[in-house]
Predicted 3D model of a 75-nucleotide RNA (c-di-GMP-I-GGC riboswitch aptamer) from a Planctomycetales bacterium. The sequence was found by an Rfam model in a public genome assembly.

RNA sequence: GUCGAUAAUGGCAAACCGGUCGCGAGGCCGUGACGCAAAGCCAUGGGUCUCUCUGAGAUCGCCAGGCCGCCGAAU
Repeated sequence: GUCGAUAAUGGCAAACCGGUCGCGAGGCCGUGACGCAAAGCCAUGGGUCUCUCUGAGAUCGCCAGGCCGCCGAAU
């Protein structure tokens, strides 16, 4: 570096529910835990979704890509 193990330390947190912001998709906080080896970040391409629809937004836990990161069984 690749890779992702019946390893180890940990990490993140779906849906539901409560509060709050937003026209909305949805976001944030709390509870919760479906899962995740990048379920960390970026809206760059595609997809899907929303609207005050010649445009503006949402989604990275949809796919791809870029950047960074813990550990070290195997290679």